[in-house]
Molecule: transfer RNA
Organism: Candidatus Limnocylindrales bacterium
RNA sequence: GCCCGUGUAGCUCAACGGAAGAGCGCCUGCCUUACAAGCAGGAGGCCGGUGGUUCGACACCACUCGCGGGUA
Numbered sequence: 001g002c003c004c005g006u007g008u009a010g011c012u013c014a015a016c017g018g019a020a021g022a023g024c025g026c027c028u029g030c031c032u033u034a035c036a037a038g039c040a041g042g043a044g045g046c047c048g049g050u051g052g053u054u055c056g057a058c059a060c061c062a063c064u065c066g067c068g069g070g071u072a
Stems, first nucleotide, its partner, number of pairs: 001071007010024004018055001026042005048064005
């Protein structure tokens, strides 16, 4: 250089083109003398970036950036 994969919540990962959720973590309350566990509730992401297609994009297309792998 070329080819392939990947990028979504603090972490690990989901999500037929109809607009984003889970587990763990975090916060509050209950329980306890207290802590943990348990129970109830809550906060947190404009989906790597920029354009395009579409009535509508996390998902499709182009370019681009990061990471991983393959190839000479």